[in-house]
RNA sequence: GGCGGGAUGGAGCAGGGGUUAGCUCGCGAGGUUCAUUCCCUCGAGGUCGCCGGUUCGAUCCCGGCUCCCGCGA
Numbered sequence: 001g002g003c004g005g006g007a008u009g010g011a012g013c014a015g016g017g018g019u020u021a022g023c024u025c026g027c028g029a030g031g032u033u034c035a036u037u038c039c040c041u042c043g044a045g046g047u048c049g050c051c052g053g054u055u056c057g058a059u060c061c062c063g064g065c066u067c068c069c070g071c072g073a
Stems, first nucleotide, its partner, number of pairs: 002071006010025004018056001027043005049065005
C1' cells in the first nucleotide's frame, strides 16, 4: 500500500436526513437515613475525529485525510 469495522459528555454505548442528540454508569446538589450504602428528584458536562461536497436542511449520504481494531499476504 489492499479489504472490512470503528471515532458521539469523564467511561461504555444507542441514534442511519428534519424532534431539545439520548441510555446506563460516573460527577455535583437536594430529599430520605442517627449516619453511610441503596432508593427518589434535579443539575452540569457534547462545536457527534478533521476538511470539503450533496441537500431547503447532515451525527446520519458522498469524497479525501488522521487515528484505533481486525483480516489476508

A computed fold for a 73-nucleotide RNA from an Odoribacteraceae bacterium, annotated as transfer RNA. Its Rfam family is "tRNA". The family's RNA type in Rfam is transfer RNA. The sequence was found in a public genome assembly.